[in-house]
Formats: sequence, C1' cells, structure tokens
RNA sequence: GCUCCCGUAGCUCAGGUGGAUAGAGCGGUGGAUUCCUAAUCCGCAGGCCGCAGGUUCAAGUCCUGCCGGGGGCA
Repeated sequence: GCUCCCGUAGCUCAGGUGGAUAGAGCGGUGGAUUCCUAAUCCGCAGGCCGCAGGUUCAAGUCCUGCCGGGGGCA
C1' cells in the first nucleotide's frame, strides 16, 4: 500500500430481511430470605448503537468518508 471482518450498557455479546419502547448474561444498586455472610428470588439504574455526512416517510440495520481494533497479501 491492497483486501476482508469487527466497533451496540462498566465488561462479554445478540439484534444486520430498514418499521412497535434497543435486549441478554455478568457487574452495580434497593429489597426479600439469613444470627451474619454467601447462594437464591423480586425490582431499579445504566446506551440513543465509534465520528461525520448521505439515501428514506422511517436507519443500530443500507451507502460514502474518516477514526480505532483484528486477520490475510505485498
């Protein structure tokens, strides 16, 4: 330099066929239970989806550029 993949909650990831309020597990936090702790159970908070632009009635999802990470080729 060329090429492919990835970027969504504090962490690991799902959602990729455009359409209902963006989800799970772990973690955090409040409560129940317990003599206390752990485990278990019930709740709550936490994101507007890497950044910018475009297409569309509508974008996490499609297109372009850039940034970051990883693989392959040179």

This is a predicted structure of a 74-nucleotide RNA (transfer RNA) from a Candidatus Tectimicrobiota bacterium. It matches the Rfam family "tRNA". From the family's description: Transfer RNA (tRNA) molecules are approximately 80 nucleotides in length. The coordinates come from a structure-prediction model, not an experiment, and the mean pLDDT is 82.